[in-house]
Context: one part of a larger RNA
This record gives sequence, C1' cells and structure tokens, in this order.
RNA sequence: UGACGGGGACCCGCACAAGCGGUGGAUGAUGUGGAUUAAUUCGAUGCAACGCGAAAAACCUUACCUACCCUUGACAUGGCAGGAACUCCGCAGAGAUGUGGAGGUGCCCGAAAGGGAGCCUGCGCACAGGUGCUGCAUGGCUGUCGUCAGCUCGUGUCGUGAGAUGUUGGGUUAAGUCCCGCAACGAGCGCAACCCUUGUCACUAGUUGCUACGAAAGGGCACUCUAGUGAGACCGCCGGUGACAAACCGGAGGAAGGUGGGGAUGACGUCAAGUCCUCAUGGCCCUUAUGGGUAGGGCUUCACACGUCAUACAAUGGUCGGUACAGAGGGUUGCCAACCCGCGAGGGGGAGCCAAUCCCAGAAAACCGGUCGUAGUCCGGAUUGCAGUCUGCAACUCGACUGCAUGAAGUCGGAAUCGCUAGUAAUCGCGGAUCAGCAUGUCGCGGUGAAUACGUUCCCGGGUCUUGUACA
Repeated sequence: UGACGGGGACCCGCACAAGCGGUGGAUGAUGUGGAUUAAUUCGAUGCAACGCGAAAAACCUUACCUACCCUUGACAUGGCAGGAACUCCGCAGAGAUGUGGAGGUGCCCGAAAGGGAGCCUGCGCACAGGUGCUGCAUGGCUGUCGUCAGCUCGUGUCGUGAGAUGUUGGGUUAAGUCCCGCAACGAGCGCAACCCUUGUCACUAGUUGCUACGAAAGGGCACUCUAGUGAGACCGCCGGUGACAAACCGGAGGAAGGUGGGGAUGACGUCAAGUCCUCAUGGCCCUUAUGGGUAGGGCUUCACACGUCAUACAAUGGUCGGUACAGAGGGUUGCCAACCCGCGAGGGGGAGCCAAUCCCAGAAAACCGGUCGUAGUCCGGAUUGCAGUCUGCAACUCGACUGCAUGAAGUCGGAAUCGCUAGUAAUCGCGGAUCAGCAUGUCGCGGUGAAUACGUUCCCGGGUCUUGUACA
C1' cells in the first nucleotide's frame, strides 16, 4: 500500500421488511447430469452453465457411428497435353460412382493458319485440406463485479524508502454531483449533458391518411395521423431551512417538476472467467487419412436426479349465443380477398397488392344473456385407437395440425426458494426473426390493470473513512 475480520462509524441497492404473484407437489415441453449405445458430435458447470452456442437436427444442417468409395483431392495458385462449354439417352449400383452412345461448336484478335480469355478432362509435383490438440501461447469478441462511483496523471510539497498528499475533512447529491475549507494547484478516463424514443404545443407539407360541405364523385387540410423544423423544464419564480454557499422542503404556474418515463452508452481493472466449433492466428499433430464423397443410422435412447417453462387443479370459473375496442410488424419462387366445397385441418377459386391504397387479420381478456351448482365434475387435459389434412424426393426410426372416440395425474403443493415499486406486478391476446414444414422458446407490440414500502435491527451484495493483523 492492499486484502481480510462472527472490529467500528456513515451510506446505498426489490438486500431485508410491507405486499402481490410464483417455483418446490401433478402432467407435458425443453436443457443438463447420469446411465445406455456402433454413435448417442462438440462446447458451456456457483452467482456469471443448464428454453445456453442452436433466430428452427426427418434428408441437408452434421462436426458423431456403420458400410461403400476417392487420393493433387470438394476448394486455391503455378506447369504440360488434349478438348468449347454444355445438353440428351442407356446399363450396373443404396448412392457416390463406373461404363457406353448421340448432339454441339460459342467470345476476342486475325484474310487464313494460329493465338488468347473462360470452362472441362488427363498427367506429375510444389501444395491443398483438418469443426484435430493447446482459450494456461494469442488477436478479436463476450460475460461478471456494475451504470457501482470510482480509477489515475503532471508539477509541487512531505517521507531514507515503499509511498503519502491531491482523492482526506464540514455539508450536499443518483453521482469524486456541487459548495466551503485545506500544501496543494491543475488535468485525464469515468458521472452528467450532447444521441434515439415517449408525453404537450406551434409552424411547414398533405396522399394512399382525415372529413365541419351533400351518399358517391368532387372539394377542403380544421381535426386524427404521417414526418420535418422549432418551442418547452432551468430549482427559472415565491415562501421556508441552511454557513450570505452548495443544496433541501413546500407552493404557484404548467402537458410535464426537480436526472419527467424508457433506451443506447459499461472507467482503471478482477475472475490464467468464456470462446482455437463464427473468424483470425503461433506452436504441435494427421497427409491413400485425423482430408474428401455417398447411403443409412445417430444427435429424438431412459430405471433415475436437477434447472427453466407451459397447462391445470376450477364458479373472480367452464361452456353456448350475441356484441365491441388495439398497437407493432410482414408480404412477388410472397401475402392471398370475395365466392363455392368440407364438421374441421384444408381444398377450389382467382380479385387486389412491390403496399398509410390490397392482403395476413376474426384481436383476446372485457361487456350482455342462457346453462352448469362443488362433483375428480359440463373442471382438467395427458395417454391411446381410428379416420384425415398440409409441407416436402421422402413424415418408419423422427413433423405440425384436424375430426371422432378415450379420458390419466392433479382438489393449490414439505424443507426451502424466485420475480416485481406503476402503466410496474398479475393477466389477455397479436406480430416478427429463424423457416419448405415445425415455437409452451426468444425478440417485440398493444388491451385490462393492482397491493405495499413503518423503517434500516437483521440476511446478501456494494461504496467511503477508520481500526487490528503471526496474510501478500
């Protein structure tokens, strides 16, 4: 100087407390451990691994296994020789591939011969190739402490020195934020602000949007909205407290009040944290194989254990009928209307739309009525049987969905444990990415919309000062 203390003082955080809803019990989905397997590819492992890499494992992906094949190779550059490239048809084979036949002559220079570019084939060598190892050789990227308020430097001063001072102290703040003081005076990276979005208003511009005119056409741009520019919030004003300061408390005005709400933004560093399987890369290793191709299988197994979720156990509900109101997105190998067929998944159909125009698209909870009456039920929907639909070469291993039938566990969950402070929790539906198909995951969107916070003694984490130390 740090680190640590079941030392002290002060402060903060959904850290506790006060509340609301869960997890832990059930069934299912998904990930992991373990076991199994020819293979169940690999990585991630307290917080900070476990709906994680994976924003889509039937084939492909795919790295794994088995079998069958190739060896200058699927890919790159260089040499030589030949041939346009390419298209079609056979045979063998699971295919990769092997083998046979037919057609075909392009572009540039040139009169032609010929040469060149590009592509294909053969030969041989340099080489290619490796998701092989090492993240404890690395770059880059990322997580975490933590959006915590800290981390440093120059000069000066003090100390033999390591170092100290500044950065400590008195107040204050979300903040090393600001004020005052002070052997310090300044400065940098952080904080804040500048950026995006949302909340109010004004101006400008109105088509596909809107509609005070008269249904349409037409007109208009007031309103909604769209999208550009501005205004607005600064403790600015008033009162009080305070040290005449910084600031704090209350009030007025205001759409908004004390960083208005949300986002992006992550200092010096810590964990030899994670990643050599995104990529790049040192070293090592393989080179008729640890490289490459193909078919089939596996990653989907299942006594069990754990994590994260979905659905429930019902009456604040289930079911039937009627009837409203969104936002944000996506759409041309695409979204697909009306209409017809089907109980339905869906099929036919073909209008419109490269989209403020058309379509996806019925929002759902809510509201108004009927029914059920506490029951393993008109709750719950697992499982299984049959019949189908769609995508796709192909749904057996191993897809999603529909109809009929079947109707399991489950009556609110032990010890323990998680999230959340306001348009939040809870609850309800909608959309996107990935994608041929497949979402209870994920990323967004809006609808309805609470309860509680006395307080900081305690648990956890963090910050500042101080103290002790046989620790570095």

About this RNA:
The part of an RNA shown here (small-subunit ribosomal RNA, 3' major domain) has 472 nucleotides and comes from an uncultured beta proteobacterium. The RNAcentral record of the full RNA draws on ENA and SILVA. Its Rfam family is "Bacterial small subunit ribosomal RNA".